[in-house]
Source information: Transfer RNA from Thalassomonas sp. RHCl1, 74 nucleotides, folded computationally. Its Rfam family is "tRNA". Rfam links the family to the GO term triplet codon-amino acid adaptor activity. The source organism's lineage runs through Bacteria, Pseudomonadota, Gammaproteobacteria, Alteromonadales and Thalassomonas. The sequence was found in a public genome assembly.
RNA sequence: AGGGGUAUAGUUCCAAUUGGUAGAACAGCGGUCUCCAAAACCGACGGUUGGGAGUUCGAAUCUCUCUACCCCUG
Numbered sequence: 001a002g003g004g005g006u007a008u009a010g011u012u013c014c015a016a017u018u019g020g021u022a023g024a025a026c027a028g029c030g031g032u033c034u035c036c037a038a039a040a041c042c043g044a045c046g047g048u049u050g051g052g053a054g055u056u057c058g059a060a061u062c063u064c065u066c067u068a069c070c071c072c073u074g
Stems, first nucleotide, its partner, number of pairs: 001073007010026004020057001029043004050066005
């Protein structure tokens, strides 16, 4: 220099036939249980989908661009 991949909740990850309510588990919080705690069970919470722009009635998803990390070629 050229090419490719990854970025989604505090953490680890899913998200269809390429657009139509953003989810799970764990952690944390509250509760039940217990002499107390752990475990178990129940509940509620938690999101600028890496940043910006565009297309569209509608974008995690399509397009452009930037950033960080990883891989390949020279």